[in-house]
RNA sequence: CACUUAUCAAGAAAGGUGGAGGGUAUGGCCCUAAGAAACCUUGACAACCUGGCGAAAGAAAUUUCGACAAGGUGCCAAUUCCAACUCCUGUAAAGGAGACAGAUAAGAC
Numbered sequence: 001c002a003c004u005u006a007u008c009a010a011g012a013a014a015g016g017u018g019g020a021g022g023g024u025a026u027g028g029c030c031c032u033a034a035g036a037a038a039c040c041u042u043g044a045c046a047a048c049c050u051g052g053c054g055a056a057a058g059a060a061a062u063u064u065c066g067a068c069a070a071g072g073u074g075c076c077a078a079u080u081c082c083a084a085c086u087c088c089u090g091u092a093a094a095g096g097a098g099a100c101a102g103a104u105a106a107g108a109c
Base pairs, nucleotide, nucleotide: 003107004106005105006104007103008102013042014041015040016039017038021031022030023029026083027082028081043076045074048072049071050070051068053066054065055064056063057062080101085098086097087096088095089094
């Protein structure tokens, strides 16, 4: 880099360095010198994987559920900020579903 599966409407910021960008890409809209990106420290959130704990099923291997948050990740503006492409409903405005793209986890290579 590309592949598979699952999830993406909830949740959660302070300080330091840094200096003008950031929100994937296009359009819109928004954040930003009352300080963007990036890095560091601390803290929080969450519960995907590991872990041990409790419950249920099972002959067993094990599976399912629940709570915990010790370890591995992740994350802490706006629904993945909204739309775009397809389909459905609708006179329209608009609404709904899906695809693409993306993010994260686990796996496989």
Source information
Predicted 3D model of a 109-nucleotide RNA (SAM riboswitch aptamer (S box leader)) from a Bacteroidota bacterium. It matches the Rfam family "SAM riboswitch aptamer (S box leader)". Gene Ontology term of the family: regulation of gene expression. The sequence was found by an Rfam model in a public genome assembly. Its mean pLDDT, the model's own confidence on a scale to 100, is 84. The model forms 97% of the base pairs in the Rfam consensus.